[in-house]
Context: one part of a larger RNA
Molecule: small-subunit ribosomal RNA, 5' domain
Organism: uncultured prokaryote
Order: sequence, then structure tokens, then C1' cells
RNA sequence: GACAAACGCUGGCGGCGUGUAUUAGGCAUGCAAGUCGCACGAGCCUUCGGGCUAGUGGCGGACGGGUGAGUAACACGUGGGUAACCUGCCCAGUAGUGGGGGAUAACCCGCCGAAAGGCGAGCUAAUACCGCAUACGACCCCCGGUGAGAAUCCGGGUGGUGAAAGCUUUAGUGCUACUGGAUGGGCCUGCGUUCGAUUAGCUAGUUGGUGGGGUAACGGCUCACCAAGGCGACGAUCGAUAGCUGGUCUGAGAGGACGAUCAGCCACACGGGGACUGAGACACGGCCCCGACUCCUACGGGAGGCAGCAGCUAAGAAUCUUGCGCAAUGGGCGAAAGCCUGACGCAGCAACGCCGCGUGGGGGAGGAAGGCCUUCGGGUCGUAAACCCCUUUUGCGAGGGAAGAAGUUCUGACGGUACCUCGCGAAUAAGCCACGGCUAACUACGUGCCAGCAGCCGCGGUAAUACGUAGGUGGCAAACGUUGUCC
Repeated sequence: GACAAACGCUGGCGGCGUGUAUUAGGCAUGCAAGUCGCACGAGCCUUCGGGCUAGUGGCGGACGGGUGAGUAACACGUGGGUAACCUGCCCAGUAGUGGGGGAUAACCCGCCGAAAGGCGAGCUAAUACCGCAUACGACCCCCGGUGAGAAUCCGGGUGGUGAAAGCUUUAGUGCUACUGGAUGGGCCUGCGUUCGAUUAGCUAGUUGGUGGGGUAACGGCUCACCAAGGCGACGAUCGAUAGCUGGUCUGAGAGGACGAUCAGCCACACGGGGACUGAGACACGGCCCCGACUCCUACGGGAGGCAGCAGCUAAGAAUCUUGCGCAAUGGGCGAAAGCCUGACGCAGCAACGCCGCGUGGGGGAGGAAGGCCUUCGGGUCGUAAACCCCUUUUGCGAGGGAAGAAGUUCUGACGGUACCUCGCGAAUAAGCCACGGCUAACUACGUGCCAGCAGCCGCGGUAAUACGUAGGUGGCAAACGUUGUCC
């Protein structure tokens, strides 16, 4: 000098930040991921325009948010490679969107169960599912063979007594195949990345080959067979510690220490394992199994996972509100209106940090009273106070009142906030530590190696500037000291 600090004493305001470092211990309650009726059938309501919605279906739930347990590793950083790869939504281009089929939820009926939930029978739709046709692709030396789909909505026309269905046309949004782009990712690799040799040898899918399998993709990734290799004092193996980085702190620098907040990457989601779906996961608020724990139960059986935001409990020296709003920014869905969003924007609490402001300004000597000291003359607190004049930041009261919403209508949680005007009245606002030397600041009394102080040297045994109190003084100031840690 610094800090995500804590503790003691004290405490007026504002701005901007920061706030479980310990038990990756356990969690009551609420909220944190939905949306689309312009994919579909059905139900209810209806002002007959439409509205609401459980279900089927689509997209999203792989983002965003949290945490740092594990990891010494291609995890991270940096530079390359992929002739060994994938990429939903988005952009550009080419071609197509023809013709059929069978189901099933919802619903209705019956049944089982305390519940969670489940079973049977019957009906039905689709942008759900399955064939056929077609094929610019892929595999391939060639021939040949194999591979796709889905429609919906608006307007016009036709239709029809009228309405609707249907048919036709056009525009929009979709769907399929292929090519390219963009973005995101997988994999490989050079170099760099803590300590210990009181860890010296390690290794059997181990090292390489051939072949089969597997993957989006290379590869012992996996398997069969064959060979006997591979790594290591340039530190293998083992043990300990640790998320890495941009950066942060310190320092003249070199360096050292650290990796909170913010940003990039990684890993994890009660402990362990597994796959499913999907463009993407081996998936925090999805599924299955094992385990520990908690809860419900009619004892047959079920339910759960805050390292999301608040909040509780435990642990600890120690760390906040069960707040407001989607107005802004961003995200998901939707044609849109819009819905959702504890991301986010704000407010609350805490001197936890940094910065700013105030606690008044000018005048005022018989140097008042009072305290303390005194050589008893006086000295000092001290222009300090009183008193006079002035000001009004802050405070209180009254009135007005935003920007934040770019461009045209609407939309402001914050917030009647910031800010402005007027009024009132010095009013509402100072402490903490030190005073032997280092080190800036001294006397009196009390105590008497006691009580105590102390960072080091050292003080205290009857005149203690070192203990305690008082007066005075020095330093810093809404703080001041102490402790801890780093340079």
C1' cells in the first nucleotide's frame, strides 16, 4: 500500500460498486420455461364476430441463471490442422410439393387403486405415422439397385334458392431433396501451465500391425488374431495441492502473491451408473437403475432433490429482502395481437469499499464563568463561549415535476424519484486512536515489581511524560483503531 474481510468504539447525507470465502451440509413455502387455435379433432361459452381450453401435434426446455466439488488434463492459454467431421433456426441458389393407406389420444362405456396412477372395449382428426410414384444427391470403375415430402391461411372467381363444403387461381407462411454461406460445435496437434526423488522404475488393450464392428468423424474407440512392444533423471509412475485465462494487488522495474465482483473457456447438478429423445444432452428445475436421506400412506404402495431468486436451519469471526416490474435491454413461442421470462431493470438491508458533501461563516477580550496547572504573581483551555451580523448545502414544510420510448400511435417498475421554485430556522449532525524512543504530541493526581502496559527496546519495588484517571496536546475524521492475509 491492498482486502469479498472480521472485531472494538462511534456514526449525518448522497452517488457508484460489493455482500456465505465455512458444510458441493440439509431444506418448509412461493416463484425461476413456456408458447402456438394461422397444424388437428373435440368440449364449454357466445353479442354469432369470436373467446377459453384438457388432449394429439410443432418449436423451445442443450439458451439464459448457479456453483468450483472433481480435474495437473489437449482442462486452459496461444498458434496450427481436419484430404477425418456435424451444424435446428437464419441467408443465397436449383428442383419439387403427385397419388394412396392404416392407426391413435382426447371423447364415450366399464373396471382396479387410499393415493400416485392404471387396465379393457368402442369412435375420430392432423403439418402425427406408413407405403407407392418421381430423383439434381450418396455409395459406385461402369451397369444396376437403393433414398423424400404436408399442408395451412388471406383475397378473388366458380359453385349453390341461400349458406357452407368442394373446385380453380393468386399472394404469404410452410414442407422435401440438393449446393453454397453464416454461426455454433466435435476431433487432432507444436509450445506453455504448482510442489515432492524421504515417490525410480511404470505399462497387458499395454505399444504396433491385419481384419470385423462402431462413430458425424480419425483413432485400441471396441473386438478377434499376430508381433513384443511403449513410457522414464529433458523426472515416467506415485503422492500432495489446485478449476484455467483476460486480469487483480504490490513493486522503480525485474519479480512475487492472488484468480471475489465483470468477461472467455472448462467441469458439476443429492452420491454413483446408464441410455432415450433430439440438429444439439448422456440433459440443474427430463427418464431408468443402485445407494444414502426426507416426506405421504388405508401398510398394498407412492413422492422428492434451491451449487436458480428470495427465505429457513446447521456450521462459522463473518456475508442481505420469503420486495416491485416486464417500462427498458436480451431470450423462448407466435403471422400478429400477445403470453412467459427471480435473465434483466429497479427498489430494500449492511460505513463492507471507493468517491463527494455537511456538522456553519464573519465579527467578538472585562481574555467572563468553570476546569486544569501554579513559583500564588499568574498561566492555559481561548475568539473558544456568551453576544452581534450573515448564509441555508443537509434537514423540515408547500408547490411544480422529468429524461430514460431513437421513427409514427400506445406503453415507465423505478417514482411523485432525480431535479426546479418558494418558505422556515444555526437550526438535525463528531468521534476514534495516540502522546518514553522508533514516532507528531506533557503535566497533575492515584498506584507502589501491586494493579497493569507492551509491535521491538522495555516500563511499574513512594515524586512513573511508559500503569489508571483528569486537564492539555498530536494525528486522522464519518470514521478511527485492532487482528488476519499478500506484496